[in-house]
Molecule: small-subunit ribosomal RNA
Organism: Candidatus Omnitrophota bacterium
RNA sequence: UUUUCGGAGAGUUUGAUCCUGGCUCAGAGUGAACGCUGGCGGCGUGGAUUAGGCAUGCAAGUCGUGCGAUAUUUUAGAUGGAGAGGUUGAAGCCGUAAGGUGGAUGCCAAUUUGUCUGAUUUAUAGCGGCAAACGGGUGAGUAACACGUGAGUAAUCUGCCUUUAAACCAGAGAUAGCUUCGUGAAAACGGAGGUAAUCUCUGAUAAUGUCCUUGGCAUGCAUGUGUUGAGGACUAAAGAUGGGGACCGUAAGGCCUGUCGUUUAGAGAUGAGCUCGCGUCCUAUCAGCUUGUUGGUGGGGUAAUGGCCUACCAAGGCUUUUGACGGGUAGCUAGUCUGAGAGGAUGUUUAGCCACACUGGAACUGAGACACUGUCCAGACUCCUACGGGAGGCUGCAGUCGAGAAUCUUUAGCAAUGGGCGAAAGCCUGACUAUGCGACGCCGCGUGAGGGAUGAAGGUCUUCGGGUUGUAAACCUCUUUCGAAGGGGAAGAAAAUACCGACGCGAAUACCGUCGGAGCUGACGGUACCCUGAGAAGAAGCCACGGCCAACUCCGUGCCAGCAGCCGCGGUAAUACGGAGGUGGCAAGCGUUACUCGGAUUCAUUGGGUGUAAAGGGCAGGUAGGCGGCUUAAUAAGUGGGAGGUGAAAUUCCGUUGCUCAACAGCGGAACUGCCUUCCAAACUAUUAGGCUUGAGAUUGGGAGAGGAGAAUGGAAUUCCCGGUGUAAGGGUGAAAUCUGUAGAUAUCGGGAAGAACACCAGUGGCGAAAGCGAUUCUCUAGUCCAAAUCUGACGCUGAGCUGCGAAAGCUAGGGGAGCAAACAGGAUUAGAUACCCUGGUAGUCCUAGCCGUAAACGAUGAGCACUAGGUGUCGGUUCGUAUGGAUCGGCGCCGUAGUUAACACAUUAAGUGCUCCACCUGGGGACUACGGCCGCAAGGCUAAAACUCAAAGGAAUUGACGGGGGCCCGCACAAGCGGUGGAACAUGUGGUUUAAUUCGACGAUACGCGAAGAACCUCACCAGGGUUUGACAUGCAGGAAGUAGUGAACUGAAAGGGGAACGACCUGUCAAGUCAGGAGCCUGCACAGGUGCUGCAUGGCUGUCGUCAGCUCGUGUCGUGAGAUGUUGGGUUAAGUCCCGCAACGAGCGCAACCAUUAUCUUUAGUUGCCACUUCGGCUCGCCGUAAGGUGAGACGAAAGCACUCUAAAGAGACUGCCUGCGAUAAGUAGGAGGAAGGUGGUGAUGACGUCAAGUCCGUAUGGCCUUUAUAUCCUGGGCUACACACGUGUUACAAUGGCCGGUACAGAGGGUUGCCAACCCGCGAGGGGGAGCUAAUCCCAGAAAACCGGUCUCAGUUCAGAUUGGAGUCUGAAAUUCGACUCCAUGAAGACGGAAUCGCUAGUAACGGCGGAUCAGCUACGCCGCCGUGAAUACGUUCCCGGGCCUUGUACACACCGCCCGUCAAGCGAUGGGAGCUGGGGGUACCCGAAGUUCCCCGUAAGGGGACCCAAGGUAAAACUGGUGACUGGCGCUAAGUCGUAACAAGGUAGCCGUACGGGAACGUGCGGCUGGAUCACCUCCUUU
Repeated sequence: UUUUCGGAGAGUUUGAUCCUGGCUCAGAGUGAACGCUGGCGGCGUGGAUUAGGCAUGCAAGUCGUGCGAUAUUUUAGAUGGAGAGGUUGAAGCCGUAAGGUGGAUGCCAAUUUGUCUGAUUUAUAGCGGCAAACGGGUGAGUAACACGUGAGUAAUCUGCCUUUAAACCAGAGAUAGCUUCGUGAAAACGGAGGUAAUCUCUGAUAAUGUCCUUGGCAUGCAUGUGUUGAGGACUAAAGAUGGGGACCGUAAGGCCUGUCGUUUAGAGAUGAGCUCGCGUCCUAUCAGCUUGUUGGUGGGGUAAUGGCCUACCAAGGCUUUUGACGGGUAGCUAGUCUGAGAGGAUGUUUAGCCACACUGGAACUGAGACACUGUCCAGACUCCUACGGGAGGCUGCAGUCGAGAAUCUUUAGCAAUGGGCGAAAGCCUGACUAUGCGACGCCGCGUGAGGGAUGAAGGUCUUCGGGUUGUAAACCUCUUUCGAAGGGGAAGAAAAUACCGACGCGAAUACCGUCGGAGCUGACGGUACCCUGAGAAGAAGCCACGGCCAACUCCGUGCCAGCAGCCGCGGUAAUACGGAGGUGGCAAGCGUUACUCGGAUUCAUUGGGUGUAAAGGGCAGGUAGGCGGCUUAAUAAGUGGGAGGUGAAAUUCCGUUGCUCAACAGCGGAACUGCCUUCCAAACUAUUAGGCUUGAGAUUGGGAGAGGAGAAUGGAAUUCCCGGUGUAAGGGUGAAAUCUGUAGAUAUCGGGAAGAACACCAGUGGCGAAAGCGAUUCUCUAGUCCAAAUCUGACGCUGAGCUGCGAAAGCUAGGGGAGCAAACAGGAUUAGAUACCCUGGUAGUCCUAGCCGUAAACGAUGAGCACUAGGUGUCGGUUCGUAUGGAUCGGCGCCGUAGUUAACACAUUAAGUGCUCCACCUGGGGACUACGGCCGCAAGGCUAAAACUCAAAGGAAUUGACGGGGGCCCGCACAAGCGGUGGAACAUGUGGUUUAAUUCGACGAUACGCGAAGAACCUCACCAGGGUUUGACAUGCAGGAAGUAGUGAACUGAAAGGGGAACGACCUGUCAAGUCAGGAGCCUGCACAGGUGCUGCAUGGCUGUCGUCAGCUCGUGUCGUGAGAUGUUGGGUUAAGUCCCGCAACGAGCGCAACCAUUAUCUUUAGUUGCCACUUCGGCUCGCCGUAAGGUGAGACGAAAGCACUCUAAAGAGACUGCCUGCGAUAAGUAGGAGGAAGGUGGUGAUGACGUCAAGUCCGUAUGGCCUUUAUAUCCUGGGCUACACACGUGUUACAAUGGCCGGUACAGAGGGUUGCCAACCCGCGAGGGGGAGCUAAUCCCAGAAAACCGGUCUCAGUUCAGAUUGGAGUCUGAAAUUCGACUCCAUGAAGACGGAAUCGCUAGUAACGGCGGAUCAGCUACGCCGCCGUGAAUACGUUCCCGGGCCUUGUACACACCGCCCGUCAAGCGAUGGGAGCUGGGGGUACCCGAAGUUCCCCGUAAGGGGACCCAAGGUAAAACUGGUGACUGGCGCUAAGUCGUAACAAGGUAGCCGUACGGGAACGUGCGGCUGGAUCACCUCCUUU
C1' cells in the first nucleotide's frame, strides 16, 4: 500500500446491591432414532449394536497364435454303407401269338450316413503360461516407526512396462489327460500300460554379469563407494504364428521377412522392504524395569542392516519425572463439525497408509503372500454319512435369523470408466454403471393469482354496545407449474476390430504400423426434455404462546389430575395443568431424545486467580531445573530475512463454466499457517575466551539485644512439717452445701523441707527463619546493624524431589511432683445437668534420652530485586560549630496522596507498577472421607477418589428487624400517693360441659357488661313438628277467567293452612245499557324472585391497634460501581423532625402546631317563655298601733313598669414569652417576676401521617365468585339462645361508727315528652289505681336531687352491718309473664369481719364519694352504656429497675425478620457406597507336563520314504499376583411438609466463639493444655488527626 476477515447475551443465591461461583437457555452440527404429519423432482447417503451365526445365487478367470487329446460345424479329397427315383429287364408263370405278368441282376442317381486325410468352426476336462498378493469388505487387534511429516538406504529387491546391447545352438527324460483293473456310501484314491509341450533335465556358447587375486584414479562424516586395468573361475535360452519372389529340397521345410514369446546384461519407471529425527490419548492410588536383556567376537539366516538366530565372552542397558515398566482406552491421516481466532471434539461416506479374513499356529508357491472366496495342523461350531469317514467358512454383492431405539433390492447391464487373460475377436468382472426402497440429509418447485363488505353464517370473547376469525369464505374474472391423460423424443459413442483408400517398412501389390473414410455397439429407457387438451381441479402440517422467548383470552380442574430446559406453576377467579377460540414461529416437514463444539475468559498461550469469596507449603537449608549485572571478541544453536525441495488428490476459499436455478459437478487460481536443505545478518538470548565492579561475599573497628546451649547462684510467694501465741469458727457462693476445725483449725510468730515459676523494670520495646525467647552470673556459640577503607570478581536469585527445625496435647523408659489440673468423686443449680459454680483429685504439667510432626503453625498476605508524594512516633547506630534540633542507614508502628480493590481496605514493611522462580485453586455436600501406598510403638499423619445428591454454597457492603449489646430521651412505665380487682353473694359476658337446639361472630395486648342503645311471642339466623312452591317481596312477557278484585260466616286445625255460604267493587275511553275495549287486580305459564347459605385469605366501605407516638417521604443537587446515603446526622432546645446554630446540601409535601367547637374574663347588641336591683299596683298572711274602720312594717304570691344584674345567643376584645431580670453562643429557648379573669400548647374536645397486624366485619348495608331453587326459600305452633359438677373476665352490693336507722333543713346541671310527659285532688302501707288541668315545651310535666348540714338513736356484735336465698300476698306491661319480666308489701336473713400469689385505674375540679338524665324500649334482666352536675383530696425525691415507645450506635448465620434461624443422636422409608467368612468369573505372567502341522539339522536309504533332535499352537497341572460380579452381617453417607430427645451455634446466643490435641459423655457436646480474633461491652495505656 492492497485485499480479506472480524468477537452480542439472558435466567437463577438477596428484602434489595455489588462480586465470586456453579447450574440452565438461546446458535450450529449429526451415518441418527422416536412422536404427529406427508404432494413432486434432482443430488447425496443408509448395519454405528453381536469381528454374532448363516439357507440360496453370484463375486477370478483367461489363453487352442504353448501342448497332447475329446466332441463338433463347414468344406475338399479318398473310401464304405444306405438309397426315393430312373433304367436294364433274367428265371418263372400266363398267353397261340403279339404280349402280359414278374421282378432277379446290372447300371445311373438326388439324397443320406460312416471311416480316413487336409483345412476350418465351436466347445470342453487335463498338462502348461499369466493372473489370482489387484479390485471389494471390515476396524477386532494395535499406544507401535502403526500412522503423519521430513530425511537416509555407501544395507536393498522390483513380474508385467519403456529403453540400450547381445543372443535364442545341440540333445535327452518324465507325467497328467487317455485305456484298463481295483477300493470306497461319498469325497476321493491306488496298480498297470502308453503320450505332448513355451513341462523337466544335460551339454555348448559367455560378458558390460557374479566371485577370487592384484594395480591406478576419483570421492565421502564414516563403515566405505564410484570408476578404469590385468589374470583366473562360474552361470543362459523355447518356441508360436502371418506372408513370400529368387535359390535349395520329393515333401515337410530350409531360407527371407514381419509380429509375439524366450535368455543375458545395463539403465529407467513403478511398486515394495529396512533405518532414523520430530509429532501422536488418559493414568504416579503404576517408581523402578530388564537375562537375548546391553555390547563384543565367530557362525547362521535374509533381497537387505540388525540379538533377527546361535555359541562364547563382558555386565551391562533403559528411565528418574523430558514419566521407563505397568494398567486403561483407541486403527492413523488428509479431512469433518464447531469456534472471531487460538483451540476443542471427531475420523461415517471419498482418498492415502496399516491391520485382519471362523479362532490359533505354520510354512509352500511366487517378482510379490506367510495369501478373504490357496495348502497343512489344532480348536469351537454347522452340515452330509452306509458310522468306516468326509465337507464348510458372506468383516465380497444381494438376502436371512438373532440382539437392538435403529440402517435398503436375494434388481439390470458390462452401454460407459477401470481391471485380469489373450496377437486379436473376445471372455470374465456384485469393481463399476444404473435401478429399487427409506423425508435420513442438502437443494429446488407446488398446494393457486387478481377482485370481492351486508364486514354473511357458524365459532369465540363481551363492559351486551360490540370485537375477532376476516378479504378469509361465498361470488366474479383469470392462470395451469407439479401431478394425471395423449403424442414426439435425446445427449451419454469414443474406440478396438473388420472393410475401403493413402503413406511408411520391406524384394513384395504380403504382413505390420500410422492417417483418412464408411458402417456397427445403450443396461438406464420410451428415461431427461418438448408439445397438446381438460380443469382450481389431486396436494398442509407440526410446535409454541409465565420469564428467558415472538405469540392471550374463555371454560374445566382445585397441591388433585398434571406440567417443567432453568427459575418454577397447580390448595375455587391458573395468560404455566386439560380443552376451545385466537395468535406467533417454521413449513413437506415440525417437535422430542441422544451426542459434539459454542456461549464457558468455567483450565485463562491469546485470556483467570490465591488478605476476607476455592486457593501461599508451618519455617528454613539446599540438589536437579528455571532465571540472571557491566564490557570486548569470536561462533551462529535460538532469532530475522532470501532462495530451493516437499507439503498426493479430493475437501475449504476465490474466479469461471455446465445441468432452466440451486444443491451438485468440471476447469483454473489461491491456500495447505508444516517439515527439510541452503545462503545472508549478528542487535538480543545462548556458547567459548578475556576484562570490570555497582550484585554477592571477605577483612578492620565499633554497637544493641528475653537469639541458642550448658553450668552455678538468688529472693518473694504457695504448700507441707515442727514449735510458740490464741479460740470458734474457717472456707466457699448469686445464695448455699460438700469440705477443714475443740484430737485446737483459720489467724499470727519462729524454724525447716520441697518443687515450680521468675512480680516491679515491661513499652503496638528488643532478638530469632519460623516454632519461640523474660531472675542473676559465668563459659561456649549463631545471626544482625553502623562507619571507613581494602580484597575476591557474578561467586547471584528461586527451588520439584530431599534434609533439618517445628507450640500445645500425646507416646516409650527413668527421675521428679509444690501449685495447677483432663478423667474421676462429692456438693449445688436444674424439668434433667454426664455442664457452667464449689470442695477435693489422678494422669499430665517439670527434668534426661527418644518418638510424634500437627494448630486460627495468621499479617489468614511465598521468596528475591527494582521503581512509585509525604507526615508523625519509637528502637539501634553514625554524623552535623547550631543538640528539646537537623541529616543519614537499618528495624518496629500509626495516618495518608496517586494507584489498586467486589467492597472492606492496602498504600516505600503494598493488596501499587514490573521482572524471576516455587507452591496452590477451579460450585456446595459426600470428604481434612473410602480403598491403595509410604511413615509411626500407638494415637494417628501424608497422599487422596468415586457413586449419589443440591441449585445453590460463598465474600463484602446496604436497609430493616432483633439482642438476657451500649448511649440519650419520653410516657401513671416505675417510684411517691389515693382507691380498687384477685377472697364473699349477686349481675353480666366467655370457655367448658350438657342438649333435639342450647344460632352465629369476636380469642394476648387490640375477644370476654364485645356485635346486643333492651332474646317471654316477634326479633331468629338454631331445634321439633305442621304447611306453601313464580313463591312472604320486585319487574317484564304471553295467555286465560266474568259474580271479577276485595270482605269473608259455618266446619276442620295447635296455628298457618284448607274450606267456601254470604256480601261485593274501582279507573280511562265509548255510551241508552256493567254494552264494548283497555288498565288495575286475580289465575296459569315463562323469565326470574329469595337465601342471617360459603369465602373478611377475592373485595368496597367502616373500625380497632401501635399512637396524638413524632415521625413518614419527595424534587433538584452531591457522594457511592451499586443497593443506598446525604437532606432527616451533629451541638443546644422543645410536648413536638418545635425552633436556633452548624453542615453538600437547598427546598418542599403528609404529620406537629395553628385554624374549629366548648369552657374561664370583659365589651357591645337583643330582652320572651329568662331576670327582678330600683319603682308602682293587687289581694293574702303575720307583727305593731288601733275597739273597729284603718294605718304601718315585714313576708311570700300575682301584675305592671324596666333590661341594671343573672341568663340566653350573636358579634367583638383578650395571651403574643408582648414587658423586666438572670442563664444561654449575642440564638432558639429557659428560670423567676410584673401586669392580668387567664401565662408560657390556659383547661377539655374534635382532628389519627406513611404504614403494620392477609387484625375485625360477606350476620348492618354494598359486592365478585361459588352453592341452593317442592328448598339452604317462605309461613306457622311450640321450644331454644335464660341449661350447670366447673374455670376466667368485667361489674354491683357489702363486710360497717368518716357508719346504719329515724326525723328535719338546703343547694344543681343536662336532658326527655302528643300512640307522649302527666300537675292539682282522691284511694292504697306500697308498687300502683282513679282523675284529668297544662304542655308540640327557656312557658306545662317528668322532678322529690343525693351526699352535705341539724337533731336523735345504735356502741363493735355476724350486730339496728350486709342483704343473697326462700315462702306468702300483690301491682304493672303485654294476646300471653310456666319455661323466662320488672316492681311492691310481709316474712325469711346465706356468704361476707377488708381478701394469697398476682394485678388495675388515676397527676386537679383529677381520683374518690354522691345523686340526676337519656337512648334502646309495650314491659324488662340497666348493677351495663352514654351524658350531667354536687362534695372534693393525696403525691411525684427521681429515672437504677419492670413495660411500651422515639433517636443514635454496635453485633448478626435473622428478612415469614427472635413466636427468627439452626445442630446432633434416636426411630421410619428410599438410594448409592466402603468393609466382609466366603462363593464365582476374566485377562496376563511364572514353573512344569504333553506336544499336531511345519521349517531346519542329524542318521539310514539311489530315491520315495523311514527314524531321531531343537523350536512351537492348542491342551493339562501347580502356586501366587491383578481385576470384575455376588455375599449373611456390618460402617458411615445422602435424600424424604408437619416423629422423639435436648438446644450446641448465629446477639456478650445467655459459660464469647473457633483451631490442634487428649480424656469423658444419650446427643448436640463438656472439660484440660497451648494458640487465634474471624469476640461484644466498659475502663485504662499507647499511637494518630486538628489547634